[in-house]
């Protein structure tokens, strides 16, 4: 050079679940009953294993342990008219790390 990717920003779309109940405080409070698609927790094949246990064996094999994804799990954290956010998809924009 080069630009898959990646992360940024803007535009589109994008689901769930009480516009519950209480109080002199009307909320950023409290109580109850839910959601799961921001974040976070757990872990399956897999893969590592120098400890350690076996084996005619300077390697092999098991194996404490560690390593391990998700729109799955938890329900911490969030959230439950609307708006707002929202994992995710898609276009658009600029520089940026980079195979």
């Nucleotide at each position: 050079c080069g630009g898959a990717g990646g992360g940024g920003c803007u535009c589109u779309g994008g689901a769930g679940a009480a516009u519950c109940u209480c109080u002199a405080u009307c909320a950023u409070g409290a109580g109850u009953g839910c959601c799961g698609a921001a974040g976070g927790u757990g872990c399956a094949a897999g893969g590592a294993a120098c400890a350690a246990c076996g084996c005619a064996a300077u390697g092999c094999g098991u194996c404490a342990u560690c390593c391990g994804a998700a729109u799955c799990u938890c329900u911490c954290a969030g959230g439950c008219a609307a708006a707002a956010g929202g994992a995710c998809a898609g276009a658009g924009c600029a520089g940026u790390c980079a195979a």